[in-house]
RNA sequence: GAAGUUAAUUAAGCGCCAGAACUGCAUCGCAGGGUGCAGUUGACGAGGUGGGAGAUGAAUCGAAUUUUCGGCGGAUAUCUCCCCGGCAGAACCACCUGCCGAAGGCUGUCACAAAUAUACGGGUGACCGUAAAACAAAGGACAGUGCAAAGGGGA
Numbered sequence: 001g002a003a004g005u006u007a008a009u010u011a012a013g014c015g016c017c018a019g020a021a022c023u024g025c026a027u028c029g030c031a032g033g034g035u036g037c038a039g040u041u042g043a044c045g046a047g048g049u050g051g052g053a054g055a056u057g058a059a060u061c062g063a064a065u066u067u068u069c070g071g072c073g074g075a076u077a078u079c080u081c082c083c084c085g086g087c088a089g090a091a092c093c094a095c096c097u098g099c100c101g102a103a104g105g106c107u108g109u110c111a112c113a114a115a116u117a118u119a120c121g122g123g124u125g126a127c128c129g130u131a132a133a134a135c136a137a138a139g140g141a142c143a144g145u146g147c148a149a150a151g152g153g154g155a
Base pairs, nucleotide, nucleotide: 014073015072016071017070019069020041021040022039023038024037025036026035027034028033044062045061046060050083051082052081053080054079055078056077084101085100086099087098088097089096092153093152104147105145106144107143108142109141110140118131119130120129121128122127
């Protein structure tokens, strides 16, 4: 450098599909419909992981509303403890209090989505893919506010 084999990763509204719904074909039936085979659907985006241990398992936010039903697995969720690194507490601080993984509470303002629908393309079909447009909330940014908090320590 080449070839081969095996494993892992490339996912976290994520993966999967024995129920269910739906489609095609075959077949049975006068018919409603039944059965077999092959398929389709089964979470729309926003936001989200310091390290370790444990617990829970309907894990935040809104959009949509015929299944986003039902189920399995997982998960960045929540809670408790420990550790690491920080933020605020108006000199300072290894203590204390609160908090965060970018930093207290409250109020106000501001910007931000995709699905659906539409168009085009693919499929006999259920349905799938792509494109450009509209509209959220949480969280975020900015401002105000001694609301907590004139805290504790030592000088």
Predicted 3D model of a 155-nucleotide RNA (glmS glucosamine-6-phosphate activated ribozyme aptamer). Rfam family: glmS glucosamine-6-phosphate activated ribozyme aptamer. By type it is a riboswitch. From the family's description: This entry contains a glucosamine-6-phosphate activated ribozyme that is found in the mRNA for GlmS. GlmS is an enzyme that uses fructose-6-phosphate and glutamine to generate glucosamine-6-phosphate. The ribozyme catalyses self cleavage of the glmS mRNA that is thought to regulate GlmS activity. Rfam links the family to the GO terms catalytic activity and regulation of gene expression. The sequence was found by an Rfam model in a public genome assembly. The model forms 89% of the base pairs in the Rfam consensus.